[in-house]
Context: one part of a larger RNA
RNA sequence: CUGGGCGUAAAGCGCGCGUAGGCGGUUUUGUAAGUCGGAUGUGAAAGCCCUGGGCUUAACCUGGGAAUUGCAUUCGAUACUGCAGAGCUAGAGUACGGUAGAGGGGUGUGGAAUUUCCUGUGUGGCGGUGAAAUGCGUAGAUAUCCGGAGGAACAUCAGUGGCGGAAGGCGACAUUCUGGACCAAAACUGACGCUGAGGCUCGAAAGUGUGGGGAGCAAACAGGAUUAGAUACCCUGGUAGUCCACGCCGUAAACGAUGUCAACUAGUUGUUGGGCUCAUUAAGGAGCUUAGUGACGCAGCUAACGCGUUAAGUUGACCGCCUGGGGAGUACGGUCGCAAGAUUAAAACUC
Numbered sequence: 001c002u003g004g005g006c007g008u009a010a011a012g013c014g015c016g017c018g019u020a021g022g023c024g025g026u027u028u029u030g031u032a033a034g035u036c037g038g039a040u041g042u043g044a045a046a047g048c049c050c051u052g053g054g055c056u057u058a059a060c061c062u063g064g065g066a067a068u069u070g071c072a073u074u075c076g077a078u079a080c081u082g083c084a085g086a087g088c089u090a091g092a093g094u095a096c097g098g099u100a101g102a103g104g105g106g107u108g109u110g111g112a113a114u115u116u117c118c119u120g121u122g123u124g125g126c127g128g129u130g131a132a133a134u135g136c137g138u139a140g141a142u143a144u145c146c147g148g149a150g151g152a153a154c155a156u157c158a159g160u161g162g163c164g165g166a167a168g169g170c171g172a173c174a175u176u177c178u179g180g181a182c183c184a185a186a187a188c189u190g191a192c193g194c195u196g197a198g199g200c201u202c203g204a205a206a207g208u209g210u211g212g213g214g215a216g217c218a219a220a221c222a223g224g225a226u227u228a229g230a231u232a233c234c235c236u237g238g239u240a241g242u243c244c245a246c247g248c249c250g251u252a253a254a255c256g257a258u259g260u261c262a263a264c265u266a267g268u269u270g271u272u273g274g275g276c277u278c279a280u281u282a283a284g285g286a287g288c289u290u291a292g293u294g295a296c297g298c299a300g301c302u303a304a305c306g307c308g309u310u311a312a313g314u315u316g317a318c319c320g321c322c323u324g325g326g327g328a329g330u331a332c333g334g335u336c337g338c339a340a341g342a343u344u345a346a347a348a349c350u351c
Stems, first nucleotide, its partner, number of pairs: 004322003007305002012319001014202001016200002021195003025088007033081002035077008049065006091192001092189003097183003103178007110154001115149003120144002125136002162170002207248006216242002221237004259318006267296012300307002324351003333344004
């Protein structure tokens, strides 16, 4: 080097776009680089191996052969791969016609609720808990009615429902700008494809910078309880933060703990979006097909659990990653960051 693996034992980068590289549908012609065959030259000698000879034998010495799996030149073969030319349409894409949707950005509007303010009614409690207390309240609270302000979130519909170049994620309504998906038909292009080291983009929450905003909630903090103690769980308060704009951070049990793409391999059943056919007749169907999303399940796989056309089955292409536990995802160094820190990533020692 080859050989083994990655749902849960160590191991799939959080996700995508994409450079180099790797790999690549179908027909035909040429070429002959890879590939295969022949010939020639070379591949020192000794040694090893085979077979003779010489020392009484052996070790040893010596003759011949083989081997030296290689390289170069040359002559051929042309299935496969490459390269060049010409085509094809099943991959991929474009146009035409439809469909569904919390897909994304901006602007505006709305109602319920919490809080707060003003006024009225009204009185001595309210609140909170396992029980209490801190707290609020005769300066008129809690409760209740009308009105005003402001911020944040959008009840019901709501669904193992939908959408999302992909992931993070997305839920009031209207409007505007905008991206993709799916179906059908088959017009056009003609392999334009797959993967993807580096690179680049996006990336919950928390955190961070500047400027706003601040209703509720609430780290820190304060007080009251509980307790042997209680730096907690419970209660009363409460600041950052949560919200907005523009930057940064770049991490999560970023999970399906399952990389992407393609092909093949029993079925049953639910549901969402389309299409076709048949029955109908009313809001209800049956069958087929297609794209998702669930439940079960054959073969097969698996250490088992389980997976099972949405594979963890059978294969191919490409990438990433793993190699006993601790030390340690740490130290040092590099890169990035305002910082917090992130990323890359050991060793001694020890079991």
About this RNA:
Predicted 3D model of a 351-nucleotide part of an RNA (small-subunit ribosomal RNA, central domain) from an uncultured prokaryote. It matches the Rfam family "Bacterial small subunit ribosomal RNA". Its family is annotated with structural constituent of ribosome and ribosome in the Gene Ontology. The prediction has a mean pLDDT of 82. The full RNA is in RNAcentral, with records from ENA.